[in-house]
Context: one part of a larger RNA
């Protein structure tokens, strides 16, 4: 040096355990925010610091309800100093306060800072007084946009912009998925690539709600038929498309979920204001004339025609604005006839808002049955012996393994106040003898959504990649019809079905989970499980965008080793004592590499 053993040491595996993850169901809740949010900043205890709660009223302060003996959060103990049966601490509503900074909004700014209008109030000086003047602080005003009234007002006559005021619990900003919508990749896959696929994903963009979105056929669909949407199984990986290559991938139908249907527009009628035309009246003015007056011009006076202009009355038309009506695949209006009629509906949509009661909830709580001995044991919940409760043998704790010691559990009970559903009454709305409402018959030919359908070009979507390419949806041009109208049935054309477009509102079923609370788990058990059971989005990286750990266990209870001794003296050790054990705060178990110490035995 090696090998075998034995004894140690170092590590921190492994069992065991949990204080914290993961997933699931179910109920609620689905927002907060100019009454300053979300999310920090500096404060804030008798304290030095982290953490929680909190705001100059500062681990707090008012009322209201529960609770019933202790109490001044926590790492984290000890001290100091009150509190509390006149009910504290604690728990639950509601109130107040709530610094600075952030949508930050008085101006600025390298967030948590500087600097300011105006009004007040302190305060100080002046003045008889009213009232002024002054460094400084305190409160409180002042940002933009938008709808609403209203005022002022240019170039430019009327307007108009534009400015000013008021006034709105009126927007902003913020938030985990889940929706609507604009805009839109790429590696990938085609064993390379370009069409094509990944994929309308991703990412970014606006905006909304507790769901959002769809939606009461100008739908299918086949010669039987169904009857808004939406979502879920099937249909079906089928019909198809497809460098017919990779791939891609329907509807109808059938069976469920749930179920709800409604309102303008437009004819037609009423009533209100504009405007145009016509016709009468009056009323100014101008031209022609005819009388009368006058010397005469020609003025004055009256009448009669005609134009211009104003103003009122009718009438008809046209336009708006209200109200009646009416809203469909054949219907409605109008006209003429019949018939029948006292109750009906409502708050998610079809009109819209309070009030009240009651009930069931939710947001603190309360009561809750029944055991003793004996043995071992540090310690009884084990053993053994007799007993009891059970609408309660779910579970948890307790010096082991407890129905009957604690917390609980079955099973019952409660709320000042706040707060959800629900229903009831008040309430509203149509209508009540008719020129209304609801039905029906005949005639009439008024209305029934236009730069719209439709076509061309250029593009999209769907299973359809331009192909025979409908259909639906955009842009550019162009551009009907009018119910004898018009649109779909996958070029188109015939007949035949079948619908009624270009106005609009609609609960359920369906999507989610940042969050509250309960139950559960052939989930995990510290290298697992969240990144995080511990100072955790913390320490450290990093200019920064960002990244991004490790770290659990003494014992049942500090009882945490009084006291001696050695020493190179805050270490260790030997003794003593404590404890069931030293388990000794490098603390349960202590395994393996690795180191060492001793006996053998090899070389």
């Nucleotide at each position: 040096g090696g090998u075998a053993c034995a004894g140690g040491g170092u590590g921190g595996a492994u069992g065991u355990c949990u204080a914290g993850g993961c997933g699931u169901g179910a109920u609620g809740a689905g927002g907060c925010g100019a009454u300053g949010a979300a999310g920090g900043a500096c404060g804030u205890g008798g304290u030095a610091g982290g953490c929680u709660g909190c705001g100059a009223u500062a681990a707090g302060c008012c009322c209201a309800g529960g609770g019933g003996a202790g109490c001044u959060g926590u790492c984290a103990a000890a001290c100091g100093a009150g509190c509390u049966u006149u009910g504290a601490u604690c728990c639950u509503g509601g109130g107040a306060u709530u610094u600075c900074c952030g949508a930050a909004u008085g101006g600025g700014g390298c967030a948590a800072c500087c600097c300011g209008u105006c009004g007040u109030c302190a305060c100080c000086g002046g003045g008889c007084a009213a009232c002024c003047g002054g460094a400084u602080g305190g409160c409180g005003u002042c940002a933009c946009c938008g709808g609403c009234a209203g005022g002022u007002g240019a170039a430019u006559g009327c307007a108009u912009a534009g400015c000013c005021u008021g006034u709105c619990u009126g927007g902003a900003g913020u938030c985990a998925a889940c929706g609507c919508a604009g805009a839109g990749a790429a590696c990938u896959g085609a064993a390379a690539c370009a069409u094509c696929u990944c994929a309308g994903u991703a990412c970014c963009u606006g905006c909304a709600g507790g769901a959002a979105a769809g939606g009461a056929a100008a739908u299918c669909a086949a010669c039987a038929g169904a009857g808004a949407c939406u979502c879920c199984g099937u249909a079906a990986g089928u019909a198809g498309c497809g460098g017919c290559g990779a791939g891609c991938g329907a509807a109808a139908g059938c069976g469920g979920a749930c179920a709800a249907g409604c309102c303008c527009a437009a004819a037609c009628c009423c009533g209100g204001c504009a405007c145009u035309u016509a016709u009468u009246u009056u009323g100014a003015g101008g031209a022609u004339u005819c009388g009368u007056u006058u010397u005469u011009a020609u003025g004055c006076c009256g009448g009669a025609u005609u134009c211009u202009c104003a103003a009122a009355a009718u009438a008809a038309g046209u336009g708006c604005c209200g109200g009646g009506g009416g809203u469909u695949g054949u219907g409605g209006g109008c006209g003429u006839c019949g018939a029948u009629u006292a109750g009906g509906a409502g708050u998610u949509a079809c009109a819209a808002a309070g009030g009240u009661u009651u009930g069931c909830g939710g947001u603190a709580g309360c009561c809750a049955a029944a055991g003793a001995g004996u043995c071992u044991g540090g310690a009884a919940a084990g053993u053994c012996u007799c007993a009891c409760g059970a609408u309660a043998c779910a579970g948890g704790g307790u010096g082991a393994a407890a129905g009957u010691c604690c917390c609980g559990u079955a099973g019952g009970c409660g709320u000042c106040g706040c707060u959800g559903c629900a229903a009831g009454c008040c309430c509203u709305c149509c209508g009540u003898u008719a020129u209304g409402g609801u039905c029906g018959a005949c005639g009439u030919a008024c209305c029934a959504g236009a730069g719209u359908a439709g076509c061309a070009c250029g593009g999209a979507u769907g299973c359809c990649g331009u192909g025979g390419a409908a259909c639906u949806c955009c842009g550019u041009g162009u551009g009907a019809a009018g119910c004898u109208g018009g649109g779909g049935g996958g070029c188109c054309c015939a007949c035949c079905c079948u619908c009624c477009a270009a106005g609009g509102c609609u609960a359920a079923g369906u999507a989610c989970u940042c969050c509250a609370u309960c139950a559960c788990g052939a989930c995990c058990g510290a290298u697992a499980g969240u990144g995080c059971a511990c100072a955790a989005g913390u320490a450290g990286g990093g200019u920064g965008a960002u990244u991004g750990a490790a770290c659990g266990a003494u014992g049942a209870a500090a009882a945490g080793u009084a006291c001696c001794c050695c020493u190179u003296u805050u270490a260790g050790g030997g003794g003593a004592g404590u404890g069931a054990a030293a388990a000794g705060u490098a603390c349960c178990u202590g395994a393996a590499a690795c180191c060492c110490u001793g006996u053998a035995c090899c070389u």